[in-house]
RNA sequence: GAGUCGGCCAGACAGUCGCUAUUGUUUUACAAUAGAGGAAAGUCCGGGCUCCAUAGGGUAAGGCGCCAGGUAACGCCUGGGAGACGCAAGUCUACGGAAAGUGCCACAGAAAAUAUACCGCCCUUGUUUCGCAAGGGUAAGGGUGAAAUGGUGCGGUAAGAGCGCACCGCAUCAGUGGUAACACUGAUGGCAGGGAAAACCCCGCCUGGAGCAAGACCAAAUAGGGAUUCGCGCGGUAUUCGUACCGCUGGCGUGGCCCACGCCUGAAUCCGGGUAGGUUGCACGAGGUGUGUGGCGACACACAUCCCAGAUAGAUGACUGUCCUAGACAGAACCCGGCUUAUCGGCUGACUCAC
RNA sequence: CGGGGCGUAGCUCAGCCUGGUAGAGCAUCUGCUUUGGGAGCAGAGGGUCGGAGGUUCGAAUCCUCUCGCCCCGACCA
Numbered sequence: 001g002a003g004u005c006g007g008c009c010a011g012a013c014a015g016u017c018g019c020u021a022u023u024g025u026u027u028u029a030c031a032a033u034a035g036a037g038g039a040a041a042g043u044c045c046g047g048g049c050u051c052c053a054u055a056g057g058g059u060a061a062g063g064c065g066c067c068a069g070g071u072a073a074c075g076c077c078u079g080g081g082a083g084a085c086g087c088a089a090g091u092c093u094a095c096g097g098a099a100a101g102u103g104c105c106a107c108a109g110a111a112a113a114u115a116u117a118c119c120g121c122c123c124u125u126g127u128u129u130c131g132c133a134a135g136g137g138u139a140a141g142g143g144u145g146a147a148a149u150g151g152u153g154c155g156g157u158a159a160g161a162g163c164g165c166a167c168c169g170c171a172u173c174a175g176u177g178g179u180a181a182c183a184c185u186g187a188u189g190g191c192a193g194g195g196a197a198a199a200c201c202c203c204g205c206c207u208g209g210a211g212c213a214a215g216a217c218c219a220a221a222u223a224g225g226g227a228u229u230c231g232c233g234c235g236g237u238a239u240u241c242g243u244a245c246c247g248c249u250g251g252c253g254u255g256g257c258c259c260a261c262g263c264c265u266g267a268a269u270c271c272g273g274g275u276a277g278g279u280u281g282c283a284c285g286a287g288g289u290g291u292g293u294g295g296c297g298a299c300a301c302a303c304a305u306c307c308c309a310g311a312u313a314g315a316u317g318a319c320u321g322u323c324c325u326a327g328a329c330a331g332a333a334c335c336c337g338g339c340u341u342a343u344c345g346g347c348u349g350a351c352u353c354a355c
Numbered sequence: 356c357g358g359g360g361c362g363u364a365g366c367u368c369a370g371c372c373u374g375g376u377a378g379a380g381c382a383u384c385u386g387c388u389u390u391g392g393g394a395g396c397a398g399a400g401g402g403u404c405g406g407a408g409g410u411u412c413g414a415a416u417c418c419u420c421u422c423g424c425c426c427c428g429a430c431c432a
């Protein structure tokens, strides 16, 4: 000088006037204390919590996909493997299966997957001056295309070809190392059939549904109304003849379907009517900070210490002054763990390359 | 706050599932017809499918991110 990977901060100070919550008091007004984020965002994943069965069986549908570990869980994170990029530090990867099956590959091209032959090369025959025609061999070369049936070299041949050989690639088997993915070594095989699974699909694993407008409690009010659809039924037993119980059927819980389970005489939709108030859920939590121990690490455990927004039309603001490097993206609404996206600038740690 | 859907020509929409020249109607323009206009007939122009990236030989279509718009959701009886 160039670059790679992290971590942290997010204008500061003072004054005045306001807002929300909690606590206290001389109790309805004052005082004290506290008052947005790294993404509070997108709602893309995963959980907690609540209701419906303690979430049960089958099927459909959806998601994930190298290996091992972490975690409440994950599509997240950590470590490793393989491949690609970079001189390097390091970065990136939707990274199972295409001989399980089905389908697709436009145009061009002989042929787009059971292979095949347009030009060319070679052989034979006929005619015969060159040449032309017919039959056969071949896949080296040319040509088409995004993609053409292992690659390079030597031998071999009429010309050629894994036809033979060496190296590389590939497949199978065995051994060694590793928990594993995988790597290395050796032997065998002449090659065993292109792409695409972000086409259907196959294999393995996972997923019940709804969401704080969930749910619980209190209060107020009314025409406790009307229409449509489904059902109000059937059978058996008991009977004090009012009815009760059981089974089938039906509706709802239940937002894919069937079964199962629970509840029920009503249920769903539409029109009309009323109230649009309060409490709770709701702020102590997979919580923060520090130290130690174990682990490469994600993380786990132990001890100490701290309490850190809680509104409900929605608080966290406005003005003035000073300073500097001139202040970005952006505002909690049940709560957490992630991912992704937006973001002026500054501080700092480790490492690489060149001089 | 939660849930769902849609972006293709000036407007309203199809095509997307199953990838291979981007279409229809109305509107615009030109010509014919008419004394002129309207109607009618014939023809033409107009799109990088909201934006960015990826998969693929190839993307409006498949996947991811992002932007904009629209709809639904209180309680009682």
Stems, first nucleotide, its partner, number of pairs: 001353009011323007019035007037329001041340002044338005049211004056259004061207005066080005081095001082093004096202002101200002104195002118142002120138008150168006169191001170189008215280004225271006233248006250264004273431003287306008324327001356428007365381004375412001383399005405421005